RNA sequence: AAACGGCAAACCCACUGCGAGGUGGGGGCGCAAAACCAGGGGCCUCGCAUCCCGAGGCGGCCCAGUUGCCGAA
Numbered sequence: 001a002a003a004c005g006g007c008a009a010a011c012c013c014a015c016u017g018c019g020a021g022g023u024g025g026g027g028g029c030g031c032a033a034a035a036c037c038a039g040g041g042g043c044c045u046c047g048c049a050u051c052c053c054g055a056g057g058c059g060g061c062c063c064a065g066u067u068g069c070c071g072a073a
Stems, first nucleotide, its partner, number of pairs: 006031002011026006029060001035066002039063003042058006
């Protein structure tokens, strides 16, 4: 390469949160770490809020860390 499996973007429905978002169902764009992890950066929300500050969100934005499936020529 190939195969068996796994996850599940947008969108829709329900519930939930001030919000970013989250959970469940449908769905399937993609993913070998699209598994875990908010340590560094980044982006986003709320706080009268551009920066700073405080409280949060995103692991399917990047880096670091931990673990890890199959595999021909």